[in-house]
RNA sequence: GCCCAGGUAGCUCAGUGGUAGAGCAACUCCAUGGUAAGGAGUAGGUCGGAGGUUCAAUCCCUCUUCUGGGCU
Numbered sequence: 001g002c003c004c005a006g007g008u009a010g011c012u013c014a015g016u017g018g019u020a021g022a023g024c025a026a027c028u029c030c031a032u033g034g035u036a037a038g039g040a041g042u043a044g045g046u047c048g049g050a051g052g053u054u055c056a057a058u059c060c061c062u063c064u065u066c067u068g069g070g071c072u
Stems, first nucleotide, its partner, number of pairs: 001071007010024004018055001026042005048064005
């Protein structure tokens, strides 16, 4: 230098055009003499950044940045 994959909640990851989700973690409550386990609920995300297409973009296109891998 070229190619490929990826960046979404604190962490690990879904979601391939139509109002963004799960598990774990956090918080509250229930329960217990008390703790853990268990049960119910709550909060938490400008979807890496900018621009474009579209009635509508996490999703499609372009540029850019970061991470991992491959080729020379």
The RNA shown here (transfer RNA) has 72 nucleotides and comes from Candidatus Colwellbacteria bacterium RIFCSPLOWO2_12_FULL_43_11. It matches the Rfam family "tRNA". Gene Ontology term of the family: triplet codon-amino acid adaptor activity. The sequence was found in a public genome assembly.